The RNA shown here (Bacterial RNase P class A) has 360 nucleotides and comes from Silicimonas sp. Model confidence (mean pLDDT): 77 of 100. The sequence was found by an Rfam model in a public genome assembly. The organism belongs to Silicimonas, within Bacteria.

RNA sequence: GCGGAUGGCUGGAUGGCCGCUUCGGUGGGGCAACCUGCCGGGGAGGAAAGUCCGGACUCCACGAAGCGAUGGUGCCGGGUAAUGCCCGGCCGGGGCAACCCGAGGGACAGCGCCACAGAGAACAGACGGCCAUGCAUGCGUGGUCACGGUGAAACGGUGGGGUAAGAGCCCACCGCGGACUUGGCAACAAGGACGGCACGGCAAGCCCCACCAGGAGCAAUGGCGAAUAGGGGGUCCAUAUGGACGCGCUUCGGUCCGGACCCCGGGUUGCCAGCUAAAGCUUGUCGGCAACGGCAAGACCAGAGGAAUGGUCAUCGCGCCUUUGGCGUACAGAAUCCGGCUUACAGGCCAUCCGCGCUA
Numbered sequence: 001g002c003g004g005a006u007g008g009c010u011g012g013a014u015g016g017c018c019g020c021u022u023c024g025g026u027g028g029g030g031c032a033a034c035c036u037g038c039c040g041g042g043g044a045g046g047a048a049a050g051u052c053c054g055g056a057c058u059c060c061a062c063g064a065a066g067c068g069a070u071g072g073u074g075c076c077g078g079g080u081a082a083u084g085c086c087c088g089g090c091c092g093g094g095g096c097a098a099c100c101c102g103a104g105g106g107a108c109a110g111c112g113c114c115a116c117a118g119a120g121a122a123c124a125g126a127c128g129g130c131c132a133u134g135c136a137u138g139c140g141u142g143g144u145c146a147c148g149g150u151g152a153a154a155c156g157g158u159g160g161g162g163u164a165a166g167a168g169c170c171c172a173c174c175g176c177g178g179a180c181u182u183g184g185c186a187a188c189a190a191g192g193a194c195g196g197c198a199c200g201g202c203a204a205g206c207c208c209c210a211c212c213a214g215g216a217g218c219a220a221u222g223g224c225g226a227a228u229a230g231g232g233g234g235u236c237c238a239u240a241u242g243g244a245c246g247c248g249c250u251u252c253g254g255u256c257c258g259g260a261c262c263c264c265g266g267g268u269u270g271c272c273a274g275c276u277a278a279a280g281c282u283u284g285u286c287g288g289c290a291a292c293g294g295c296a297a298g299a300c301c302a303g304a305g306g307a308a309u310g311g312u313c314a315u316c317g318c319g320c321c322u323u324u325g326g327c328g329u330a331c332a333g334a335a336u337c338c339g340g341c342u343u344a345c346a347g348g349c350c351a352u353c354c355g356c357g358c359u360a
Base pairs, nucleotide, nucleotide: 001356002355003354004353005352006351007350008349009348010347012316013315014314015313016312017311018310020043021042022041023040024039025038026037027036028035029034045331049342050341052340053339054338055337056336057217058216059215060214062253063252064251065250066249067248068247070213071212072211073210074209075089076088077087078086079085090104091102092101093100094099105208106207110206111205112202113201114200127148128147129144130143131142132141133140134139135138156174157173158172159171160170161169175197176195177194180191181190182189183188221273222272223271224270231264232263233262234261235260236259237258242257243256244255245254281298282297283296284295285294286293287292317329318328319327320326321325
């Protein structure tokens, strides 16, 4: 200098004028609801998106244990309120590497699948070929799968010996296997010896194993107002030795006294709360490889209610160009709140690491 990888920050600023909304203080009007003047403070994100996960919170009389159904997760250790998330590690794959990815337990519990091609696709197989042999130029018999072919994959690989030809038939090395030793909390790794050792792959097929899980959700929920009205009538079932209780069954405990359907009729589309001080944020310090945790200090940072958070002028910043100027400035907007994951993003900045080239 060029290319790449990982992590982080920003993603417009300032001023004037006009306008919207909310909170606090203060004054006026009004029976009240509420209206209004002045002063001061605040007002859309890193993803607010997706609605894919986990919770806080609210309601439902259900709670504990066991068995089952359904769904979810799946190496080991740690973090967290919790997770399918995050951190660290192990193993496997990709990459020269930094790094990235993994739907990462079990194929000897069982079932199932491996099309076509090919002789043969799981304890298979004898096609071409090779060897031996009989008859005679082609057929048959026996042996063989090392070489070739088919295929995604052919029942270990390379080299040597041996053989009629050949084969773990034998040997060396590699690979594989269980046991042992060492290191590690562990996943797992390394080592030497032994064993000729092979009945493959798929569980992101059903399944087995381990762990987790009540349902619904702020349109939850609570209150005010209102009405002949906490209304009237009918049918069926059950009725205390009984029934119901948020997946089913059993046991123990607890709570309640009913369930289903039909007809007539009244009210309600309004207002208030929930609604923003948090498992939160910032800074410092201590512990930890890290995720994260402890301690101390500081600040209060939207709360609309069909939905406010804006418009305009000027200057500046950044990028580009045909340069006294012109053009452009990303993805995109809160609705109960928080922690994650995933997706989108013009431009700019910072840090660390890897590779290549050059120079000293």